About this RNA:
This is a predicted structure of a 532-nucleotide part of an RNA (small-subunit ribosomal RNA, 5' domain) from an uncultured bacterium. RNAcentral holds the full RNA, with entries from ENA. Rfam family: Bacterial small subunit ribosomal RNA. Model confidence (mean pLDDT): 82 of 100.
Context: one part of a larger RNA
RNA sequence: AACGAACGCUGGCGGCGUGCCUAAUACAUGCAAGUCGUGCGUGAAACAGGGGCAACUCUGUGGAAAGCGGCGAACGGGUGAGUAACACGUAAACAAUCUGCCUGUAGAUUUGGGAUAACCUUGCCAACGCGGGGCUAAUACCGGAUGUGGUUUCAAAGCGGCAUCGCUUUGCAAUUAAAGGCGCAGCAAUGCGUUGUCUACAGAUGAGUUUGCGUCCCAUUAGUUAGUUGGUGGGGUAAUGGCCUACCAAGACUAUGAUGGGUAGCCGGCCUGAGAGGGUGAACGGCCACAUUGGGACUGAGAUACGGCCCAGACUCCUACGGGAGGCAGCAGUAGGGAAUUUUGCGCAAUGGGCGAAAGCCUGACGCAGCAACGCCGCGUGAGUGAUGACGGCCCUCGGGUUGUAAAGCUCUGUUGGACGGGAAGAAAAGCCAGUAUAGGAAAUGAUACUGGUAUGACGGUACCGUUUGAGGAAGCUCCGGCUAACUACGUGCCAGCAGCCGCGGUAAUACGUAGGGAGCGAGCGUUGUUC
Numbered sequence: 001a002a003c004g005a006a007c008g009c010u011g012g013c014g015g016c017g018u019g020c021c022u023a024a025u026a027c028a029u030g031c032a033a034g035u036c037g038u039g040c041g042u043g044a045a046a047c048a049g050g051g052g053c054a055a056c057u058c059u060g061u062g063g064a065a066a067g068c069g070g071c072g073a074a075c076g077g078g079u080g081a082g083u084a085a086c087a088c089g090u091a092a093a094c095a096a097u098c099u100g101c102c103u104g105u106a107g108a109u110u111u112g113g114g115a116u117a118a119c120c121u122u123g124c125c126a127a128c129g130c131g132g133g134g135c136u137a138a139u140a141c142c143g144g145a146u147g148u149g150g151u152u153u154c155a156a157a158g159c160g161g162c163a164u165c166g167c168u169u170u171g172c173a174a175u176u177a178a179a180g181g182c183g184c185a186g187c188a189a190u191g192c193g194u195u196g197u198c199u200a201c202a203g204a205u206g207a208g209u210u211u212g213c214g215u216c217c218c219a220u221u222a223g224u225u226a227g228u229u230g231g232u233g234g235g236g237u238a239a240u241g242g243c244c245u246a247c248c249a250a251g252a253c254u255a256u257g258a259u260g261g262g263u264a265g266c267c268g269g270c271c272u273g274a275g276a277g278g279g280u281g282a283a284c285g286g287c288c289a290c291a292u293u294g295g296g297a298c299u300g301a302g303a304u305a306c307g308g309c310c311c312a313g314a315c316u317c318c319u320a321c322g323g324g325a326g327g328c329a330g331c332a333g334u335a336g337g338g339a340a341u342u343u344u345g346c347g348c349a350a351u352g353g354g355c356g357a358a359a360g361c362c363u364g365a366c367g368c369a370g371c372a373a374c375g376c377c378g379c380g381u382g383a384g385u386g387a388u389g390a391c392g393g394c395c396c397u398c399g400g401g402u403u404g405u406a407a408a409g410c411u412c413u414g415u416u417g418g419a420c421g422g423g424a425a426g427a428a429a430a431g432c433c434a435g436u437a438u439a440g441g442a443a444a445u446g447a448u449a450c451u452g453g454u455a456u457g458a459c460g461g462u463a464c465c466g467u468u469u470g471a472g473g474a475a476g477c478u479c480c481g482g483c484u485a486a487c488u489a490c491g492u493g494c495c496a497g498c499a500g501c502c503g504c505g506g507u508a509a510u511a512c513g514u515a516g517g518g519a520g521c522g523a524g525c526g527u528u529g530u531u532c
Base pairs, nucleotide, nucleotide: 001531002530003529005528006527007526008525009524012379013378014377015376016375017374018372019371020337025335026334027333029332030331031330034071035070036069039068040067046061047060048059049058050057051056078290079289080288087215088214089213090212091211092210093209094208097207098206102203103202104201105200106199107198108197109196110144111143112142113141119134120133121132122131123130124129149176150175151174152173154171155170156169157168158167159166160165180195181194182193183192184191185190216262217261218260223253224252225251228250229249230248231247232246233245234244235243265287266286267285268284269280270279271278272277292313293312294311295310296309315326316325317324318323343369345368346367347366351365352363353362354361355360382412383411384410385409392403393402394401395400416473417469418468419467420466421465422464426459431454432453433452434451435450436449437448438447476521477520478519479518480517481502482501483500487516488515489514490513491512497504498503
């Protein structure tokens, strides 16, 4: 000097930050991932109309809930257990790779089929749930067609490179696609617009793999290794590779520290320091790893998936004892541990994300508020004047000195606080309505651009401003032997005690305790811990 601090005494306000460093211990409760009716079938309540004496029934409007289907759920959020490793940092490589959504370019979007959930009905079950029968749809599923293209085999030609090789063109053959929805015009046929879908190529983004260099301690760890090191054939992967497998060879690493053990997420940074260096990795940002413990795959563009699945273990809960359910290292919160760390708050108004054509819905991301002097910064607790140097306290050589312009008194101010009144910026996009223009088109819808109007604020009646009130509500903590700024009296008598070091205390203690006085810092001041 610093701190994610804690403890003691004290405590007025505001702004901005920060807040389980310990048990990766166990978790009650609520919320944290949904969305789309412009993909699909169905269609509850309610309302209206008709029929009927009534129970009720028919038709229409309506659109809930659930279901099929699509996209998302691999992001965002948390934690640092593991990891000494291509994990991270940095610089490169991929002629060894993939990439949903997005952008651009070229083209296509043809013809059929069979199911199934929801629904109806029926059975079993304590529960979770599970079956049988019947009906139905699709952008769900499955055939056929076409093949601009793509992939593969073969053949030929050309170009290029850094080994293996890569690229382009041509020919024959094989193989490989698709899905519709909505709107406008029209009597219709059909045409147009828009949004999807499919095949390629390119880009962008993201990811995967490989490599050089760097990255803690112990030699009281000296030898380690059999898929081990390499080759060939095969398999596997998006892709290289002992990644896996069969066979063959006997290699590979190591004193420039292998192997083993301990410790640890890494970095940008942060703290310190003149620097070199040392320490550290909270918050914020990048990467990695993990999600009760261990293992496994499925789906998918992407996971070996925190709020998905399966198996095993431990634990908790329910049970009709047959069997089931669960996973806060998400946000709050609880118990426990601990010196120690917050509210079971408000809102999607902003920013961002998911879905949707859009309106919008969801969002404990985020924006805010609450708690805590935990930190930094700012402000205040009054200003001026005032000497019979008052009273009181303390000291005293009894003359006085000191507290001390300090107080009182007088004259003011109004920060902050209280009361009252006004009152923001953060919000203009999107959408809707009206108008204009542009390109295309037969026209219309639609698209793009511009103009005008219209809507939305959790914080919050907050910040801020004005009026009014009234010195009123707002100062402590540590120290005073030397280091080290600041001294006297009394008490105590090697006792009680102090202490960072030196050391004080045994009868005049500036070192213990109290008082007066003083010094330092100040809403803080000291102590402890840790780092330089």